Transfer RNA from Asbonarchaeaceae archaeon (SeqCode), 74 nucleotides, folded computationally.
RNA sequence: GGGCUGGUAGCUCAGUCUGGCAGAGCGCGAGGCUCUUAACCUCGUCGUCGCGGGUUCGAAUCCCGUCCGGCCCG
Numbered sequence: 001g002g003g004c005u006g007g008u009a010g011c012u013c014a015g016u017c018u019g020g021c022a023g024a025g026c027g028c029g030a031g032g033c034u035c036u037u038a039a040c041c042u043c044g045u046c047g048u049c050g051c052g053g054g055u056u057c058g059a060a061u062c063c064c065g066u067c068c069g070g071c072c073c074g
Stems, first nucleotide, its partner, number of pairs: 001073007010026004020057001027045006050066005
């Protein structure tokens, strides 16, 4: 230098193919239950979807550029 792949909540990840309210589990906070703790139950919590631009009524998703990590080729 070239190819492939990953980047989404505090953490682990799904969602992308086929554009249409941004989610799950864990964690954390409050409450319930309990003599108390744990467990369990209820409610809540937080996102520039790596970044910039384009297309579109509408983009995490499509297109272009770019940054970082991984693998491979040279």
It matches the Rfam family "tRNA". Rfam describes the family as follows. Transfer RNA (tRNA) molecules are approximately 80 nucleotides in length. RNAcentral holds the sequence, with entries from ENA. Its mean pLDDT, the model's own confidence on a scale to 100, is 81. Taxonomically the source falls in Asbonarchaeaceae (SeqCode) (Archaea, Nanobdellati, Candidatus Nanohalarchaeota).